RNA sequence: GCUGCAAGCCGUUCUAUCGUCCCGCAUAGGCGGGGAGGAAAGUCCGGGCGGCACAGAGCAUUGCACCUGCUAACGGCAGGGACUCGGGUAAGAAAAUUACCGGAGGACAGAUAGCGCCACAGAAAAUAACUACCGUGAGCCAUCACGGAAAAGGUGAAAACGUGAGGUAAAAGCUCACGCUCCGUUACGGCAACAUACCGGAGGGGCAAGCCUUGCAAGCCGAAAAGCCAAAUAUAUCCUGUCCUACCCAUCGGUGGGGUGAGCGGCUCGUUCAUUCCGCGUUGCAGCGGAACGGGAGGGGUUGGCUGAUAGAGCCCGCUGGCAACAGCGCGCCCAGAUAAAUGAUAGAUAUACCCGCCCGAGGCGGAUGAAACAGAACCCGGCUUACAGGCUUGCGGCUUAU
RNA sequence: GUCCCCAUCGUCUAGAGGCCUAGGACGGGAGUUUCUCAAUCUCCAGACACAAGUUCGAAUCUUGUUGGGGACA
Numbered sequence: 001g002c003u004g005c006a007a008g009c010c011g012u013u014c015u016a017u018c019g020u021c022c023c024g025c026a027u028a029g030g031c032g033g034g035g036a037g038g039a040a041a042g043u044c045c046g047g048g049c050g051g052c053a054c055a056g057a058g059c060a061u062u063g064c065a066c067c068u069g070c071u072a073a074c075g076g077c078a079g080g081g082a083c084u085c086g087g088g089u090a091a092g093a094a095a096a097u098u099a100c101c102g103g104a105g106g107a108c109a110g111a112u113a114g115c116g117c118c119a120c121a122g123a124a125a126a127u128a129a130c131u132a133c134c135g136u137g138a139g140c141c142a143u144c145a146c147g148g149a150a151a152a153g154g155u156g157a158a159a160a161c162g163u164g165a166g167g168u169a170a171a172a173g174c175u176c177a178c179g180c181u182c183c184g185u186u187a188c189g190g191c192a193a194c195a196u197a198c199c200g201g202a203g204g205g206g207c208a209a210g211c212c213u214u215g216c217a218a219g220c221c222g223a224a225a226a227g228c229c230a231a232a233u234a235u236a237u238c239c240u241g242u243c244c245u246a247c248c249c250a251u252c253g254g255u256g257g258g259g260u261g262a263g264c265g266g267c268u269c270g271u272u273c274a275u276u277c278c279g280c281g282u283u284g285c286a287g288c289g290g291a292a293c294g295g296g297a298g299g300g301g302u303u304g305g306c307u308g309a310u311a312g313a314g315c316c317c318g319c320u321g322g323c324a325a326c327a328g329c330g331c332g333c334c335c336a337g338a339u340a341a342a343u344g345a346u347a348g349a350u351a352u353a354c355c356c357g358c359c360c361g362a363g364g365c366g367g368a369u370g371a372a373a374c375a376g377a378a379c380c381c382g383g384c385u386u387a388c389a390g391g392c393u394u395g396c397g398g399c400u401u402a403u
Numbered sequence: 404g405u406c407c408c409c410a411u412c413g414u415c416u417a418g419a420g421g422c423c424u425a426g427g428a429c430g431g432g433a434g435u436u437u438c439u440c441a442a443u444c445u446c447c448a449g450a451c452a453c454a455a456g457u458u459c460g461a462a463u464c465u466u467g468u469u470g471g472g473g474a475c476a
Stems, first nucleotide, its partner, number of pairs: 001399010013349006020035006037374001041385002044383005049222004056269004061218005066080005081108001083105003087101005109213002114211002116207003130153002133148006161179006180203005186197002189194001226307004235298001237297006243258006259275006276291005314333002317330005355367005404475007413429004421459001431447004452468005
């Protein structure tokens, strides 16, 4: 000097003319100012904001899951812990192993709460017994039957704590010693997860991105939310309820219970609303028709404007606290607001990259092109994820030139 | 703009952890049959949108992309 990987940051020039959205001024067919992003994207989480719902309880549903902190909140972020996988150093003759250092990773609660599943192979996939072993009995001395036990063999992704000794007919955590794993008490360190040590107990296959259990959280819908003004119009049609009973009262009427229909709500308990009147008919009921009211389905008109809606968990710089995420304080700043949707077009100059050619040791020189990758606000924020030409910085590795 | 759903041969579909080397129908190709065509019969080719993860094992479970569709003033 070049190149590869990782992390972080940036993601870009100038001139002229014309055009365009918003704001201000106007001496009004102008002048001045402002005009995309780090992801504006995916819409995956969370919040603000708005509407509807909301006495309360239970069930269901959905999501999250080591600990502590940050935050408006989060499935996000920061720090820490345990685990898994690489690397290096030391101990060790070496391997195994142990200790230390540094790195990467993750949806890291529970498999002794219960249910379920574990293909093929294998005796057996979780109340194990094929071969082999041992005992008893039978025997035609090939073997067969019953029983014991689970050490050896092989299968598989996974095989019922490991090693040694005792023990036994043969064996086995059956017993013991040492060790491993898990659970619990105590002590010590830590806010905690956890870690270290002693003691006691147990020996348990895996899967919860199968059902599930435990703990925590969540009411539903999203700016086409929602409020207002103007304009316009028809509640046409269909469905459904207006019932029963007890008591008070001279009557009118009132109170309670049940039913029916509907609202609320994911569901249930529950709670709220309606349950009125007229005509025909009848001795009186029953029944029929209608109005009004409660509710549902469905239909018609308008498709204009304003607000929401751009000053905010805002940005820059500095100081303080904190390992950090972040918080506090001070100074300064105002930075798109469209509604079928502006942020562009043309001409010129050039940097870099891409492309082509030549020389060549890394590389250099020349030509051509002419601002180029991903992409474009749509109520606003905090994150996550995904896309991205090229440039810069840092770390690690490789190549090469000179010394 | 907001919200919801789907993806398996060319088309329509089955599948719901292992029985999947993914089955069926229509369509396509070759043969059979016929004087020829059709129908019949036999055979063949042809697919899990992509990537990562969980698991011994994934079309199926989870997550992220990509593509498509629908509802709402």
Two RNAs folded together computationally: RNase P RNA and transfer RNA, 476 nucleotides in total. Its mean pLDDT, the model's own confidence on a scale to 100, is 75. It holds a member of the Rfam family "Bacterial RNase P class A".